Small-subunit ribosomal RNA, central domain from an uncultured bacterium, 349 nucleotides, folded computationally. The RNAcentral record of the full RNA draws on ENA and SILVA. Model confidence (mean pLDDT): 88 of 100.
Context: one part of a larger RNA
């Protein structure tokens, strides 16, 4: 190469949008590049194989056929590919009606809670642990009232409840905006699926200028514990964590499960529409979309999966091929760096 696989054994790219490419719905008609059948030519000897022969056999060697599955010319066939046209409507996708949501982005506002400021009341302690002590506190603290400042995060409600590709998304209003879902059947009339490179998003830490700074807190101090204690416990406490712009590209970025479409027993909760029914705050069937939990076939090395498959197929990408050496050296690209992407061998089990 062929085959083999990818939830946990090595193996799904974070996630999308799309280039090119691969791959594609029903019908009619024409063409014949792929196919498919016929002729006609060439496929050198010589090997290969079958028959029959010669060396006493064999190996070897002769001879006949048979093959050389291939190419070219040509004549045909039109079922599938394809390719022209000409059509359909069920994939797709617009309109229209109508709910439902932490989905983005800005702007305003609220009320608890914490600190800290001023002022009363008050008087020795107050804080913390397993016990303590560092620390605070007679220069009046902790408690407790009232005012007042400043950041940050939004109890209940809260739900394997909803949105979102994914990362996330959660008080309240307003503006501006994206996607989905249900119904309906006016349009259009395969416009469709993936998608290698591309180019976009992307949690926390980080990193750059400018802000901000309540808590909470890497790193530092200091008290304890211990054999030690560069720790788990304590008291403090800068960077950060918050805002703006940029930059940065990883995560157990997980469902450890790529996207996309058809199929293939049920049964129960939930969340959003609709259709019929009813004895009508509901409730009883039936559908379409999500989102969970059991479960038949089947599948699986088991664990489990199980219409939201890991099960029947197609269809495109992406990855895998012992363990360490290694996501390391080298190299190249990107980055302010830190690092990030690609990614080896020697060796040795």
């Nucleotide at each position: 190469c062929u085959g083999g696989g990818u939830g946990u054994a090595a193996a799904g790219g974070g996630u999308g949008c799309g280039u090119a490419g691969g791959c594609g719905g029903g019908g009619a008609u024409g063409c014949a590049a792929g196919u498919c059948a016929g002729a006609u030519g060439u496929g050198a000897a010589a090997u290969c194989u079958a028959u029959g022969g010669g060396c006493u056999u064999a190996a070897c060697c002769c001879a006949u056929a048979a093959a050389c599955u291939g190419c070219a010319u040509u004549u045909g066939a039109a079922a599938c590919u394809g390719u022209a046209u000409c059509u359909c409507u069920u994939g797709a996708g617009u309109g229209c009606u109508g709910g439902a949501g932490a989905g983005g982005u800005a702007g305003a506002c609220g009320g608890a809670a914490u600190u800290c400021c001023u002022u009363g009341u008050g008087u020795a302690g107050c804080g913390g642990u397993g016990a303590a002590a560092u620390g605070c506190g007679u220069a009046g603290a902790u408690a407790u009232a009232a005012g007042g400042a400043a950041g940050a995060a939004c109890a209940c409600c809260a739900g394997u409840g909803g949105c979102g590709a994914a990362g996330g998304c959660g008080g309240u209003c307003u503006a501006c905006u994206g996607g989905a879902c249900a119904g309906u059947a006016a349009c259009u009339g395969a416009c469709g699926c993936u998608g290698a490179g591309g180019c976009g998003c992307g949690a926390a830490a980080g990193c750059g200028u400018g802000g901000g700074g309540a808590g909470c807190a890497a790193a530092c101090a200091g008290g304890a514990u211990u054999a030690g204690a560069u720790a788990c416990c304590c008291u403090g406490g800068u960077a950060g964590u918050c805002c703006a712009c940029g930059c940065g590209g990883u995560a157990a970025a997980c469902g450890a499960u790529g996207a996309a479409u058809a199929c293939u027993a049920g049964g129960u909760g939930u969340c959003g529409g609709g259709u019929g029914g009813c004895g009508a705050a509901g409730c009883c069937a039936u559908u379409c979309g999500g989102u969970g939990c059991c479960g038949u076939c089947g599948c699986a090395a088991a664990c489990g999966c199980a219409a939201u498959a890991a099960g029947u197929a197609u269809u495109c990408c992406a990855c895998c091929u012992g363990g360490g050496g290694a996501g390391u050296a080298c190299g190249u690209u990107c980055g302010c760096a830190a690092g990030a992407a690609u990614g080896a061998a020697a060796c040795u089990c």